[in-house]
This record gives sequence, C1' cells and structure tokens, in this order.
RNA sequence: ACCUUAUCAAGAGCGGCGGAGGGACUGGCCCGAUGAAGCCCGGCAACCACUGUGCACACGUGCACAGAAAGGUGCCAAUUCCUACAAAAUCCAUUUGGAUUUUGAGAGAUGAGGA
Repeated sequence: ACCUUAUCAAGAGCGGCGGAGGGACUGGCCCGAUGAAGCCCGGCAACCACUGUGCACACGUGCACAGAAAGGUGCCAAUUCCUACAAAAUCCAUUUGGAUUUUGAGAGAUGAGGA
C1' cells in the first nucleotide's frame, strides 16, 4: 500500500517545553505571536481486551444489554469545518446554465479482523 466490517451531529486544560505554522487532498472558509506543528503532563470516550446477566450453539464460540476504566489503540476549534460526483424537489436564468435543500455515492479518519 490492499481487502472486509463498524462508527464518524456528543465529549475533552485559562498547564509546561517549543517556536511558525495548521485545519488529508480541490475550491472555499477559518484557526495561529492574546503563540501553530511537535513533545510532556492533563483530560474525553468506550472500538478491542476485561466483568456480570440473558439468549443461541455444530460446545470452539456467537449475539444482546449492563458495568468498570488499572491493559491495547484512538481522540481533545468549527458536523469528518463546508465542499468536489450523482439524483430529486424548489427558485432564478433561458437553450450549454446558476442557487438552495434533501438523499445517496466517493474520498478520508479511527477501531477490529484478513491477506
């Protein structure tokens, strides 16, 4: 890098070091010397692992709900900040089109599994 699957509208510091960038990519729009990235501490959440109960079972386990958070990840501006493709509806313009809304897809992120 690739495949499968689940989730992505909630949540998270007025701390220390650090010094100019950051929000994946396109177009926007933003954040940043009243201090960006990164590192540390702190925090949030509860995907995996863990505990309990119930159900199913081809007895290996699977599923649902609840719990805890000392383990493995993750996350801590803005909905994944909005958007890029398609469809529908409405409005505007007239031959190509534009705007708004909704839905779906795509892309991406994270977990778990696979190769």
SAM riboswitch aptamer (S box leader) from Brevibacillus borstelensis AK1, 115 nucleotides, folded computationally.
The same sequence occurs in records of 2 taxa.
The prediction has a mean pLDDT of 83.
NCBI's taxonomy places the organism under Bacteria, Bacillati, Caryophanales, Brevibacillus, Brevibacillus borstelensis.
Its Rfam family is "SAM riboswitch aptamer (S box leader)". Rfam describes the family as follows. The SAM riboswitch is found upstream of a number of genes which code for proteins involved in methionine or cysteine biosynthesis in Gram-positive bacteria. The SAM riboswitch acts at the level of transcription termination control. The predicted structure consists of a complex stem-loop region followed by a single stem loop terminator region. An alternative and mutually exclusive form involves bases in the 3' segment of helix 1 with those in the 5' region of helix 5 to form a structure termed the anti-terminator form. Its family is annotated with regulation of gene expression in the Gene Ontology.